[in-house]
RNA sequence: CUUAUCAAGAGCGGCGGAGGAAACAGGUCCUGUGAAGCCCGGCAACCUGACAUUCAAGGUGCUAAAUCCUGCGGUUUAACCGGAAGAUGAG
Numbered sequence: 001c002u003u004a005u006c007a008a009g010a011g012c013g014g015c016g017g018a019g020g021a022a023a024c025a026g027g028u029c030c031u032g033u034g035a036a037g038c039c040c041g042g043c044a045a046c047c048u049g050a051c052a053u054u055c056a057a058g059g060u061g062c063u064a065a066a067u068c069c070u071g072c073g074g075u076u077u078a079a080c081c082g083g084a085a086g087a088u089g090a091g
Stems, first nucleotide, its partner, number of pairs: 001091006011040001013039003019030003024071004041063003045060003048056003067085001072082003
């Protein structure tokens, strides 16, 4: 850069000790009833494998809330739809 998917799924654990939810802005939410991070466990999106439309969990990935919602356009009270941007896999 191209392409597919992104409203499902996944802990009452250990360490840690104050933040976190992609960037910027506006919100709102989670958090000492322990945040981020690491470990273990788990989930199963893509690739992979197989006795096959299920199983395995090898490689990445994921493991609060729709990518938390909005911001650009259509419509327009809101919402909804399509984008943009982002995330993940494969090439």